[in-house]
RNA sequence: GCCGAAGUAGCUCAGUGGUAGAGCGGCGGUAUCGUAAACCGUAGGUCGUGGGUUCGAUUCCCACCUUCGGCU
Numbered sequence: 001g002c003c004g005a006a007g008u009a010g011c012u013c014a015g016u017g018g019u020a021g022a023g024c025g026g027c028g029g030u031a032u033c034g035u036a037a038a039c040c041g042u043a044g045g046u047c048g049u050g051g052g053u054u055c056g057a058u059u060c061c062c063a064c065c066u067u068c069g070g071c072u
Base pairs, nucleotide, nucleotide: 001071002070003069004068005067006066007065010024011023012022013021018055026042027041028040029039030038048064049063050062051061052060
């Protein structure tokens, strides 16, 4: 230099055009002599950045950034 993959909650990941979700973790509560497990509730997101298409974009298109892999 070229090609490909990934980027979404603190972490691991879903979500392929119509109000962004799960598990774990956090916080509060129930329960217990107490702790953990369990159960109930709750908070937390400019969906990597900037443009474009569309009535509408996490999703489609373009450029860029970061990480990983391959080729030379």
A computed fold for a 72-nucleotide RNA from a Candidatus Daviesbacteria bacterium, annotated as transfer RNA. The source organism's lineage runs through Bacteria, Bacteria candidate phyla and Candidatus Daviesiibacteriota. The sequence was found in a public genome assembly. Its mean pLDDT, the model's own confidence on a scale to 100, is 83. It matches the Rfam family "tRNA". About the family: Transfer RNA (tRNA) molecules are approximately 80 nucleotides in length.